The prediction has a mean pLDDT of 82. The part of an RNA shown here (small-subunit ribosomal RNA, 5' domain) has 534 nucleotides and comes from Rummeliibacillus stabekisii. Rfam family: Bacterial small subunit ribosomal RNA. Its family is annotated with structural constituent of ribosome and ribosome in the Gene Ontology.

Context: one part of a larger RNA
RNA sequence: GGACGAACGCUGGCGGCGUGCCUAAUACAUGCAAGUCGAGCGAAUGACGAGGAGCUUGCUCCUCUGAUUUAGCGGCGGACGGGUGAGUAACACGUGGGCAACCUGCCCUGCAGACUGGGAUAACUUCGGGAAACCGGAGCUAAUACCGGAUAAUCCAUUUUACUUCAUGGUGAAAUGUUGAAAGGCGCUUUCGCGCCACUGCAGGAUGGGCCCGCGGUGCAUUAGCUAGUUGGUGGGGUAACGGCCUACCAAGGCGACGAUGCAUAGCCGACCUGAGAGGGUGAUCGGCCACAUUGGGACUGAGACACGGCCCAAACUCCUACGGGAGGCAGCAGUAGGGAAUCUUCCACAAUGGACGAAAGUCUGAUGGAGCAACGCCGCGUGAGUGAUGAAGGUUUUCGGAUCGUAAAACUCUGUUGUAAGGGAAGAACAAGUACGUUAGGAAAUGAACGUACCUUGACGGUACCUUAUUAGAAAGCCACGGCUAACUACGUGCCAGCAGCCGCGGUAAUACGUAGGUGGCAAGCGUUGUCC
Numbered sequence: 001g002g003a004c005g006a007a008c009g010c011u012g013g014c015g016g017c018g019u020g021c022c023u024a025a026u027a028c029a030u031g032c033a034a035g036u037c038g039a040g041c042g043a044a045u046g047a048c049g050a051g052g053a054g055c056u057u058g059c060u061c062c063u064c065u066g067a068u069u070u071a072g073c074g075g076c077g078g079a080c081g082g083g084u085g086a087g088u089a090a091c092a093c094g095u096g097g098g099c100a101a102c103c104u105g106c107c108c109u110g111c112a113g114a115c116u117g118g119g120a121u122a123a124c125u126u127c128g129g130g131a132a133a134c135c136g137g138a139g140c141u142a143a144u145a146c147c148g149g150a151u152a153a154u155c156c157a158u159u160u161u162a163c164u165u166c167a168u169g170g171u172g173a174a175a176u177g178u179u180g181a182a183a184g185g186c187g188c189u190u191u192c193g194c195g196c197c198a199c200u201g202c203a204g205g206a207u208g209g210g211c212c213c214g215c216g217g218u219g220c221a222u223u224a225g226c227u228a229g230u231u232g233g234u235g236g237g238g239u240a241a242c243g244g245c246c247u248a249c250c251a252a253g254g255c256g257a258c259g260a261u262g263c264a265u266a267g268c269c270g271a272c273c274u275g276a277g278a279g280g281g282u283g284a285u286c287g288g289c290c291a292c293a294u295u296g297g298g299a300c301u302g303a304g305a306c307a308c309g310g311c312c313c314a315a316a317c318u319c320c321u322a323c324g325g326g327a328g329g330c331a332g333c334a335g336u337a338g339g340g341a342a343u344c345u346u347c348c349a350c351a352a353u354g355g356a357c358g359a360a361a362g363u364c365u366g367a368u369g370g371a372g373c374a375a376c377g378c379c380g381c382g383u384g385a386g387u388g389a390u391g392a393a394g395g396u397u398u399u400c401g402g403a404u405c406g407u408a409a410a411a412c413u414c415u416g417u418u419g420u421a422a423g424g425g426a427a428g429a430a431c432a433a434g435u436a437c438g439u440u441a442g443g444a445a446a447u448g449a450a451c452g453u454a455c456c457u458u459g460a461c462g463g464u465a466c467c468u469u470a471u472u473a474g475a476a477a478g479c480c481a482c483g484g485c486u487a488a489c490u491a492c493g494u495g496c497c498a499g500c501a502g503c504c505g506c507g508g509u510a511a512u513a514c515g516u517a518g519g520u521g522g523c524a525a526g527c528g529u530u531g532u533c534c
Base pairs, nucleotide, nucleotide: 001534002533003532004531006530007529008528009527010526013381014380015379016378017377018376019374020373021339026337027336028335030334031333032332035076036075037074040073041072043070044069049064050063051062052061053060054059055058083292084291085290093216094215095214096213097212098211099210102209103208107205108204109203110202111201112200113199115149116148117147118146124139125138126137127136128135129134156177157176158175159174160173161172162171163170164169184197185196186195187194188193218264219263220262225255226254227253230252231251232250233249234248235247236246237245267289268288269287270286271282272281273280274279294315295314296313297312298311317328318327319326320325345371347370348369349368353367354365355364356363357362384414385413386412387411394405395404396403397402418475419471420470421469422468423467424466428461434455435454436453437452438451439450440449478523479522480521481520482519483504484503485502489518490517491516492515493514499506500505
């Protein structure tokens, strides 16, 4: 000199864009943060309408139709998105490879299919237990829930065989055996049937993941030896998959001064800061990967988890209790207490982008888009401009002549950026759905599908940005320094006192070094100090 997620002191006008618990991975009141589908299913609800009955003539009841709404079963999603950095010195990360040792829901393409049966169960009714959380018995019912049988291959298993690779092996052909589904939903025609969405099997793709390896990035040798599933083999098990991953037996190996092992510290990277570079330091925001979800352990479900707002067990803590037993997990968004030098609103909206579900309308979304607070940072603008010497008054100083603040002020002439008031007023919106029309493929036709055109609509921010008009110099400057380094000096007070200080040092009666005043210098809505890095 530069930089900062900064803090502190004094001061403080505006806007844009960013950033904002670095400490206690401490404890959490309250609200919200993951739901959705009635076009899978039974059931309940029951607006409007129609019919009937009773009569008190405008009410009640019954039947039909059934918009709407939903607790339950079922499907998909709660493995994404969001947070944090405790652990981890490790194939965790980065980079480059390998898998002839693997998986992949939703999505895309191709081929083939969807035949025939069955038994339950929640909801519901009823009984019972419990303070509650909730639980149990009996009875009834449905499905795209569950379970049989058929069908069937390029799937799988076994056998034979051809070709081939860097090894285990890979690819192709043939034979035998085995294995699946939802008779579903909606729409159009109604006689078959057709369309859309779902479903099953196989093959391929895409996407996402799993595993293995080379190399790389840290301190201590005042850590020198470490290791028994340890190192290798065989058989078996397990996994999507290789493997001591696990197990039985056998052998005695494996690592290490090219630093094993131990201890300490630490999430890694793209990047960021600095520097001419080499290098040094850092890992906030944004992006990629990893790990974690009160602490420890475990599995279930599932394409995917050993699962932040799922389950079970143990522990600590908190809460409820009828003392028998239960409930909870903010390192999601706000917010509270605590800690600390220190870090924000218990805001608005799904209008946009994205996600989940749904045929769709749509619902949900503290992701996200916005607003609020904070000079925390960067950038921009303003606090006026021009003229103006009786060099006014006043302050300071003086050798009492003057000098200086100083064109500075006053005064005159302008301007209106900001501000204030009034008026106008966005872009961000592309859709989707609906209605009408057209084209294409298909179909016997119709609905539907894909594409296009027109109409109809959708804005949290926000009456915001921006524009126009009017109006007043009015409302807007401080901080630090002035001995040398280092730009900038005098007076008074103090008298080795009070004090200053980054280093040298200053102060003991004329202190340019302390304090105050005037002046001057520097930066400026900031200035200085402290801390850290180069």

Lineage of the source: Bacteria > Bacillati > Bacilli > Caryophanales > Rummeliibacillus.